The RNA shown here (c-di-AMP riboswitch aptamer (ydaO/yuaA leader)) has 132 nucleotides and comes from a Chloroflexota bacterium. It was read from a public genome assembly, where an Rfam model found it. NCBI's taxonomy places the organism under Bacteria, Bacillati, Chloroflexota. Its mean pLDDT, the model's own confidence on a scale to 100, is 81.
[in-house]
RNA sequence: AAGAGCCACACGCCGAAUCCUUCUGUGGAAGGACCGGGGGAACCAAUUCAGGGGUGAAGCCGCUGUAGGCGACAGGGCUACUUUCCAGCCCUAACCCGUCAGCUAACCUCGGAGGCGUGGGAAAGUCGAUCC
Numbered sequence: 001a002a003g004a005g006c007c008a009c010a011c012g013c014c015g016a017a018u019c020c021u022u023c024u025g026u027g028g029a030a031g032g033a034c035c036g037g038g039g040g041a042a043c044c045a046a047u048u049c050a051g052g053g054g055u056g057a058a059g060c061c062g063c064u065g066u067a068g069g070c071g072a073c074a075g076g077g078c079u080a081c082u083u084u085c086c087a088g089c090c091c092u093a094a095c096c097c098g099u100c101a102g103c104u105a106a107c108c109u110c111g112g113a114g115g116c117g118u119g120g121g122a123a124a125g126u127c128g129a130u131c132c
Stems, first nucleotide, its partner, number of pairs: 011117004018033006034112006044102001051100001052097004059073001061071003075091005081125006
């Protein structure tokens, strides 16, 4: 000097998972705003009895030496104002309900966690600063 690790703050990313007020024995509790999920008529539309369904991007198929495997299609995220295109890098899990739920106005009800550290190009637009 470079690289790696740890801590704090700021900024940023996935995600609904943020902000504010009050109380408090300082563990937390309650309420509000906002964001997100589920249940739930008519009409319409189906499905199952080998069950079915929900959150989520995380689904289907093929191969194989069956593994924490490979491949293709489909789906999702990031590249620091937004959008589109190109290019690049990644993910494609997990959990829950319990024989039961399509849509669904009124209505009822639940959640607001956790995990991380990217930054290349072009065009259009928007905003700001500086100068005249």